[in-house]
Predicted 3D model of an 80-nucleotide RNA (Glycine riboswitch aptamer) from Chelatococcus asaccharovorans. The sequence was found by an Rfam model in a public genome assembly. Its Rfam family is "Glycine riboswitch aptamer". Rfam links the family to the GO term glycine biosynthetic process. Rfam's curators write: This family represents the bacterial glycine riboswitch. NCBI's taxonomy places the organism under Bacteria, Alphaproteobacteria, Hyphomicrobiales, Chelatococcaceae, Chelatococcus.
RNA sequence: GCAGCGGGAGAGACUCGACUUCACGGUCGAGCGCCGAAGGAGCAACCGCCCCGGAAUCUCUCAGGCAAAAGGACCGCUGC
Repeated sequence: GCAGCGGGAGAGACUCGACUUCACGGUCGAGCGCCGAAGGAGCAACCGCCCCGGAAUCUCUCAGGCAAAAGGACCGCUGC
């Protein structure tokens, strides 16, 4: 580093319109309010083979997310 298993937070089940459905629900568009722990970007604490590099759980919110599901930084175990 990869794979498998387990744990894994935050924030409107918001409003309006359209499509679909018997309905629940789902999808898309618009609007306002929010979240930070995929990714991305910024600063540079820190680190290293040290004047050149690597760089965050900090910052931003482009992306992503705001019932469930999915995803999920990170942690533990096992294997290569």